The part of an RNA shown here (small-subunit ribosomal RNA, 5' domain) has 492 nucleotides and comes from a Candidatus Veblenbacteria bacterium. The coordinates come from a structure-prediction model, not an experiment, and the mean pLDDT is 88. Rfam family: Bacterial small subunit ribosomal RNA.

Context: one part of a larger RNA
RNA sequence: GGAUGAACGCUGGCGGCGUGUCUUAGGCAUGCAAGUCGAACGCGUGUAGCAAUACACGAGUGGCAAACGGGUGCGUAACACCCUGGUAACCUACCCCAAAGUUCGGAACAACUCCGCGAAAGCGGGGCUAAUACCGGAUGUGACCCCGACGUUAAUCGUCGGGAGGAAAGCCUUCGGGCGCUUUGGGAGGGGCCUAGGUUCCAUCAGCUUGUUGGUAGGGUAACGGCCUACCAAGGCUACGACGGAUAGGGGGCGUGAGAGCGCGACCCCCCUCACUGGGACUGCGACACUGCCCAGACUCCUACGGGAGGCUGCAGUCGAGAAUCUUCCCCAAUGGACGAAAGUCUGAGGGAGCGACGCCGCGUGUAGGAAGAAGCACUUCGGUGUGUAAACUACUUUUCUAUAGGACGAAUACUGACGGUACUAUAGGAAUAAGGGGCUGCUAACUCUGUGCCAGCAGCAGCGGUAAUACAGAGACCCCGAGCGUUAUCC
Numbered sequence: 001g002g003a004u005g006a007a008c009g010c011u012g013g014c015g016g017c018g019u020g021u022c023u024u025a026g027g028c029a030u031g032c033a034a035g036u037c038g039a040a041c042g043c044g045u046g047u048a049g050c051a052a053u054a055c056a057c058g059a060g061u062g063g064c065a066a067a068c069g070g071g072u073g074c075g076u077a078a079c080a081c082c083c084u085g086g087u088a089a090c091c092u093a094c095c096c097c098a099a100a101g102u103u104c105g106g107a108a109c110a111a112c113u114c115c116g117c118g119a120a121a122g123c124g125g126g127g128c129u130a131a132u133a134c135c136g137g138a139u140g141u142g143a144c145c146c147c148g149a150c151g152u153u154a155a156u157c158g159u160c161g162g163g164a165g166g167a168a169a170g171c172c173u174u175c176g177g178g179c180g181c182u183u184u185g186g187g188a189g190g191g192g193c194c195u196a197g198g199u200u201c202c203a204u205c206a207g208c209u210u211g212u213u214g215g216u217a218g219g220g221u222a223a224c225g226g227c228c229u230a231c232c233a234a235g236g237c238u239a240c241g242a243c244g245g246a247u248a249g250g251g252g253g254c255g256u257g258a259g260a261g262c263g264c265g266a267c268c269c270c271c272c273u274c275a276c277u278g279g280g281a282c283u284g285c286g287a288c289a290c291u292g293c294c295c296a297g298a299c300u301c302c303u304a305c306g307g308g309a310g311g312c313u314g315c316a317g318u319c320g321a322g323a324a325u326c327u328u329c330c331c332c333a334a335u336g337g338a339c340g341a342a343a344g345u346c347u348g349a350g351g352g353a354g355c356g357a358c359g360c361c362g363c364g365u366g367u368a369g370g371a372a373g374a375a376g377c378a379c380u381u382c383g384g385u386g387u388g389u390a391a392a393c394u395a396c397u398u399u400u401c402u403a404u405a406g407g408a409c410g411a412a413u414a415c416u417g418a419c420g421g422u423a424c425u426a427u428a429g430g431a432a433u434a435a436g437g438g439g440c441u442g443c444u445a446a447c448u449c450u451g452u453g454c455c456a457g458c459a460g461c462a463g464c465g466g467u468a469a470u471a472c473a474g475a476g477a478c479c480c481c482g483a484g485c486g487u488u489a490u491c492c
Base pairs, nucleotide, nucleotide: 001492002491003490004489006488007487008486009485010484013363014362015361016360017359018358019356020355021321026319027318028317030316031315032314035064036063037062040061041060043058044057045056046055047054048053071274073272081198082197085194086193087192090191091190092189095187096186097185098184099183100182101181102180103137104136105135106134112127113126114125115124116123117122145163146162147161148160149159150158151157170179171178172177200246201245202244207237208236209235212234213233214232215231216230217229218228219227249271250270251269252268253264254263255262256261276297277296278295279294280293299310300309301308302307327353329352330351331350335349336347337346338345339344366396367395368394369393376387377386378385379384401429402428403427404426405425406424410419436481437480438479439478441462442461443460447476448475449474450473451472457464458463
């Protein structure tokens, strides 16, 4: 000098764009943050109707979603991440392409109703019922398995022939069809696993290891594998740093620097990780699952003392901690997501507004004229000199400000705008509403007077102060920057 998610002191007019708990992964009141579908299904209530029925609402069965999106950096020195390959060892809901099919039956369980238990949370028993819920049979292009042939490989894998073998669900309709369902092949996108190389400090950590290292057999998984089990062998790692300890999420990138490098990993994007602490599985294409379940623990709350309820590292907000970090705001109008045939519903994702000079950028606080030069203040050799065209005064302008009026783009040909009566525009008014901070011995731009008297104090370093201090304090002058200026901390 540059930089910062900064803080502190003094000061503070406006706008745009960014950004804002770096500390206690400490505790949390309250509200909201994941639902949707009646074109899968039965029922209840209400309205209309004589009724069939239609519409609306409700809980329930069922489907899809809830594994995304949002937050965090505790843990992790590891195939966690980055980069390079592999998978002949694998999976993939929704979407796209292609082939084939969509047949015949059955038994239940919620809701509902009756009875009972409980303070509650909730639970038990009897009875009825529908389905794209559940179960059985048929059919089988192809998948999977077995046998054979050919090609191929390190194992394997591919093609052809034969055998065996297992599937489905309907709904809407303008009757044209549309949306689905089942099996199989391919694709797209997503993921699992393996892999060479890279990946902080300490040797005042030198030896470590028994599922340990390998084999055989089996189990398990979508899949290879000590992943797990039994048996057998005695191996495996290490000075190219094993093992142990400390620290730490990794990358794209960011800061600085001519570069090499050094430091960092906030915001945004990708990956990983966690969800009160520890453990576990269930469902499912996908989880060992932030706002699902079970167990244990700590904590908080309710209780009729028998027993129950809860999990903000989502958005706001609160207490605490701290030098320190915001509104319990508006809207689904846009973008995107879930569900739905659609209308649409939901969406603290997202879009916006609010607060903070926290940062960057832009603008303003007036412009021109105006005396050998007012007053005040400071200095003075007492003559004067400085502040200084500065002010006053005259003329002008209106960015900004205030008032009034008009008023968007963003909307995707209709409907639909939170932002917002905002931006912007016009008219009127009037210099009106707007300047400070630090410094002045040298480094280092800027000097005098007074006070003080090694005192009070200053200070980044050198050093100033003990009676003329340009170094302390006040004043005037001056210098630097300017809605900021300084200080502190940290990095280059």